[in-house]
Molecule: transfer RNA
Organism: Candidatus Pacearchaeota archaeon
RNA sequence: GGGGCUGUGGUCCAGCUUGGUUAAGAUCCGAGGUUUGGGACCUCGUGACCCCGGUUCAAAUCCGGGCAGCCCCA
Numbered sequence: 001g002g003g004g005c006u007g008u009g010g011u012c013c014a015g016c017u018u019g020g021u022u023a024a025g026a027u028c029c030g031a032g033g034u035u036u037g038g039g040a041c042c043u044c045g046u047g048a049c050c051c052c053g054g055u056u057c058a059a060a061u062c063c064g065g066g067c068a069g070c071c072c073c074a
Stems, first nucleotide, its partner, number of pairs: 001073007010027003020057001029045005050066005
């Protein structure tokens, strides 16, 4: 220098192909229940689409440009 893949709560991960109601789930954290207490279990809650722009009635999803990480080639 060229190419490929990836980026979503504190952490992990699905949704993207085929745009559409409130972004699913696990875990962590907070509150409550249960218990003599703790653990375990149950209920509820907080919290996220890497950045900028474009297309569209509507973008996590499509398009363009960046940034970061990993891999391959030179």